Large-subunit ribosomal RNA, domain I from Sphaerochaeta sp., 504 nucleotides, folded computationally. Taxonomically the source falls in Sphaerochaeta (Bacteria, Spirochaetia, Spirochaetales, Sphaerochaetaceae). The full RNA is in RNAcentral, with records from ENA. It matches the Rfam family "Bacterial large subunit ribosomal RNA". Its mean pLDDT, the model's own confidence on a scale to 100, is 84.
Context: one part of a larger RNA
């Protein structure tokens, strides 16, 4: 010093669990915001650092409902209070809401400095309060004045105006990634296209979106790398409309009432935001403890779930199912309002426009034989006997009527709310974030970004005595366990000892 075995300590892995995550489902909702949002500062308690709450009327004011015995948040204590004249607490509606912040009276290094005006304190200055004074747009102009807009939010979807490179093409320059990423404007709860100058081929179809095929086809393509349609046809969903004039028929379609032209309502119904009532089990041993075991019963429109000292349909919260709103909200059906509607004739039926010619883009289609579609220049018609497409042109034919608009649903998303799922995860997992986490810390910033759950059923959290300055200890007490002791389920290993045997 090794090597075994033993028992210890260290360590935290592994097992069980789960408050918390991830992904859907079906409903609802799709905005909040100058009547000040969104996010924040600083404040509010008897004693209060956080953190929830909440705003000088500040752990909460007021009314209306619903509920019933306790309550004064997490979070114990002291203390002093509230409540059956109904509190706390859970909904609706109201009042109040400091300062910063779109931030709007002027400045500012946010959460602070300083002002004008006009009313009061009251009467000169000075102070104070309380109100109000930003800036575009629109309304015919200046003005004054009304009404709007501004920010923000899911990195979501939509639609427009701008628009990479990496990369691929085995280099590379057209191409390609790809109209993607990003930027910017504008919404809407959807948006957007949409009611044929369509699509087609001797037959016909009949806005538009979505989507099975069709099709990885036809095409395009340093014919390379790749891109990559359409018709048709099968399904969702389906809806067509608007302008004058005269003449008939008629109060009746149809559509609205915050924002479209206009303005309030009414009734029913069922749904949202608190709730409510809800069936049925005892015994025996074992055990700390029954919800297992034995034995015997009982409900079921209810044997979902979760709790409850181990496994509970009948112990508790529930569940099936059946009900319930002063107020509020928002759906549908009716009313009653407002607006005005149908058929006919006629009339109009959209000029720098359709085309062209040059230069671009855009159609799957890259200038090609390139039709179609948009337009920066620069030309320019017709007029329904016209005009435009049918994929160069042309001619036959066949189809539609450009150059004005509106229009629901089929489709795209989910930050948010409710109920629920899951061959999802289970504390190196699952959100970064189960835990006061976008915290701590790091960084001049922009940004970066951890780690950390589990005593016990129950604090019964160890009164008292011992050793000690404490730390920690032993003993006693509780407990089923204290080798569950707050460094607290289980407690592998690595690693450290102790004690014993074999060995050098």
């Nucleotide at each position: 010093g090794g090597c075994a075995c033993a028992c210890a300590g260290u360590g935290a892995a592994u097992g069980c669990c789960u408050a918390g995550g991830c992904a859907c489902u079906a409903a609802g909702a799709g905005g909040c915001g100058a009547a000040g949002a969104a996010g924040g500062a600083c404040g509010c308690g008897a004693c209060u650092a956080a953190c929830g709450g909440c705003g000088a009327a500040a752990c909460g004011c007021c009314a209306c409902g619903g509920g019933a015995a306790g309550c004064g948040g997490u979070a114990a204590g002291u203390a002093c209070g509230c409540g059956a004249c109904g509190a706390u607490c859970c909904g609706u509606g109201g009042g109040a809401c400091u300062c910063c912040g779109a931030a709007u009276g002027g400045g500012g290094g946010a959460a602070c400095c300083c002002a004008g005006c006009a009313u009061g304190u009251a009467g000169a200055a000075g102070a104070c309060a309380u109100g109000u004074u930003a800036c575009c747009g629109u309304a015919u102009u200046u003005g004054a004045u009304a009404c709007g807009g501004g920010g923000c939010g899911a990195u979501a979807c939509g639609c427009a105006g701008g628009g990479a490179a990496c990369u691929g093409a085995a280099a590379u320059a057209u191409c390609u990634a790809a109209g993607u990423a990003c930027c910017u404007g504008c919404a809407g709860g959807a948006a957007a296209a949409g009611a044929a100058a369509g699509u087609a081929a001797g037959a016909a179809c009949g806005a538009u979106u979505c989507u099975g095929c069709g099709a990885g086809u036809a095409g395009u393509g340093a014919c390379g790398a790749g891109c990559g349609a359409a018709a048709g046809u099968g399904g969702a969903g389906g809806a067509g409309c608007c302008a004058g004039u005269u003449a008939c028929c008629a109060u009746a379609a149809u559509a609205g009432u915050u924002a479209c032209a206009a303005a309030a309502c009414c009734a029913u119904a069922g749904a949202u935001u608190a709730g409510a009532a809800g069936a049925a089990c005892g015994g025996c041993g074992u055990g700390g403890g029954a919800a297992a075991g034995c034995c015997g019963g009982c409900c079921a429109a209810a044997g979902a779930a979760g709790g409850u000292g181990a496994g509970a349909g009948c112990c508790c919260u529930g569940u099936a199912u059946u009900u319930a709103a002063a107020a509020a909200u928002g759906u549908a059906u009716g009313g009653a309002c407002u607006a005005g509607g149908g058929u006919a004739a006629c009339a109009a039926g959209a000029a720098g426009u359709a085309g062209g010619g040059c230069g671009g883009g855009a159609c799957a289609c890259g200038a090609g034989g390139a039709a179609u579609c948009c337009u920066g220049u620069u030309u320019g018609a017709a007029g329904a006997a016209g005009u435009g497409a049918g994929g160069a042109c042309c001619a036959u034919c066949u189809c539609a009527u450009a150059a004005g608009g509106c229009u629901a649903a089929a489709u795209a998303c989910u930050a948010c709310u409710u109920a629920g799922u899951g061959a999802c995860c289970g504390a190196u997992a699952g959100u970064g974030a189960a835990c006061c986490a976008g915290u701590a810390c790091c960084g001049u910033g922009a940004g970066g970004g951890a780690a950390a759950g589990g005593u016990g059923a129950a604090a019964a959290g160890a009164a008292c005595c011992c050793c000690g300055g404490g730390a920690g200890g032993g003993g006693a007490g509780u407990g089923a366990a204290a080798g569950a002791g707050a460094a607290c389920c289980u407690g592998a290993a690595a690693c450290u000892g102790u004690g014993u045997g074999c060995u050098u």